The RNA shown here (transfer RNA) has 77 nucleotides and comes from an SAR324 cluster bacterium. Model confidence (mean pLDDT): 80 of 100.

[in-house]
């Protein structure tokens, strides 16, 4: 430069063929339990689903565009 994948909570990940509520482990903060830490339980806050428009009554999810990363593939060297 071409081409593919991938982007969802701080992180590691999940989300049948669109369908109204976006979760799970860890890891945060709180309390319980303990002389104190851990372990254990028990309750919470964390998300403009990578931007950005577009299709739809309705989009994490389909279609465009762009950005980051991983790869592979070309060109030089």
């Nucleotide at each position: 430069g071409c081409g593919a994948a991938u982007g969802u909570a701080g992180c590691u990940c999940a989300g049948g063929u669109g369908g109204u509520u976006a979760g799970a482990g860890u890891g945060u903060c709180g309390g319980a339990u303990u002389g104190u830490g851990g372990c254990u339980c028990c309750g919470g806050a964390a998300g403009c689903c990578g931007c950005g428009g577009g299709u739809u009554c309705a989009a994490g999810u389909c279609c465009c565009g762009u950005c980051a990363u991983u790869c592979g593939c070309c060109c030089c060297a």

It matches the Rfam family "tRNA". Rfam links the family to the GO term triplet codon-amino acid adaptor activity.